About this RNA
Predicted 3D model of a 323-nucleotide part of an RNA (large-subunit ribosomal RNA, domain IV) from a bacterium. Its mean pLDDT, the model's own confidence on a scale to 100, is 84. Rfam family: Bacterial large subunit ribosomal RNA. Rfam links the family to the GO terms ribosome and structural constituent of ribosome.
Context: one part of a larger RNA
RNA sequence: CCCUCCUUAAGGAACUCGGCAAAAUAGCUCUGUAACUUCGGAAGAAAGAGUGCCUUAUGGGCUGCAAUAUCAAGUUCCAAGCAACUGUUUAGCAAAAACACAGGUCUCCGCUAAGUUGUAAGACGACGUAUGGGGGCUGACGCCUGCCCAGUGCCGUAAGGUUAAUGUAAUUGGUUAGCUUUUUAAGCGAAGCUAAUAACUUAAGCCCCGGUGAACGGCGGCCGUAACUAUAACGGUCCUAAGGUAGCGAAAUUCCUUGGCGGGUAAGUUCCGUCCCGCACGAAUGGCGUAAUGAUUUGGAAGCUGUCUCAAGGAGGGACUCG
Numbered sequence: 001c002c003c004u005c006c007u008u009a010a011g012g013a014a015c016u017c018g019g020c021a022a023a024a025u026a027g028c029u030c031u032g033u034a035a036c037u038u039c040g041g042a043a044g045a046a047a048g049a050g051u052g053c054c055u056u057a058u059g060g061g062c063u064g065c066a067a068u069a070u071c072a073a074g075u076u077c078c079a080a081g082c083a084a085c086u087g088u089u090u091a092g093c094a095a096a097a098a099c100a101c102a103g104g105u106c107u108c109c110g111c112u113a114a115g116u117u118g119u120a121a122g123a124c125g126a127c128g129u130a131u132g133g134g135g136g137c138u139g140a141c142g143c144c145u146g147c148c149c150a151g152u153g154c155c156g157u158a159a160g161g162u163u164a165a166u167g168u169a170a171u172u173g174g175u176u177a178g179c180u181u182u183u184u185a186a187g188c189g190a191a192g193c194u195a196a197u198a199a200c201u202u203a204a205g206c207c208c209c210g211g212u213g214a215a216c217g218g219c220g221g222c223c224g225u226a227a228c229u230a231u232a233a234c235g236g237u238c239c240u241a242a243g244g245u246a247g248c249g250a251a252a253u254u255c256c257u258u259g260g261c262g263g264g265u266a267a268g269u270u271c272c273g274u275c276c277c278g279c280a281c282g283a284a285u286g287g288c289g290u291a292a293u294g295a296u297u298u299g300g301a302a303g304c305u306g307u308c309u310c311a312a313g314g315a316g317g318g319a320c321u322c323g
Base pairs, nucleotide, nucleotide: 001318002317003316004315005314006313007312008311010309011308014307019304027051028050029049030048031047036041038140052062053061054060055059075302076301077300078299079298080297081296082294083293087099088098103138104137105136106135107134108133109132115124116123117122141289142288143287144286146219147218148217151216152215153212154211155210156209160207161206162205167200170197171196172195173194174193175192178188179187180186181185220238221237222236223235224234247281248278259275260274261273262272263271
């Protein structure tokens, strides 16, 4: 000097990103117990008191500084965010606000079900049958869930347009039995075969026409106006499919920003309340609340302490020296 422990005057978080670590609390009996609440809880809330042994035992007595005398053995409270909860997860950097969840809703499926798997036979679904099964989104509960169907998707309709293979009328070319002629050659040319073009026939789809948002998604700009000023209930205009409703809001979202005001502190870029000028919240990619819960995140307080002011002493084990 390092590791693991023990103790410490006065102070008591001044340490630090942060009370990290340590200290502290602790069993049992009794008293007592707030806000809030889904009436179950919160709650071991908090805050207090007692605790040994003997005995003839609702009583009496005894020792000690001290009576769960050792071990074992809750720290507590206030406020806020997120997620309802118990649960699950990155075996070996992340346990969480992520996943799941009960509940909600949409959609597909009538049974040889839809869906999944396999080349197939087949299998699962299910020895089930819509109070069932598959898929998507949301995520207890409470109050709610606004406007837009123009685009994309899905569903429906089948009138019109477009449209494949197939079939095939027709036309044209090739070939040639035959015919003609100016007969060593040329021309015409039936049927059949063949090639090209192709009228017509013709489904779904697409176009078209409707519907549909707890489908993918989207939810404006400029100008003026009230008898102080300011502001604009109001008006004008342009654009749009429609211009963001309720609620919330410097927020896990706010750049400017340490926004303004208030609280807490002697002093507060964090925190709490409020305002709204929302760069760039917003309603099942759910909105806003919410008791309980959380090895969750943030701020504060009490107790407590070597975290610190500021170090000191001790024990054991190393390192080191000698053997």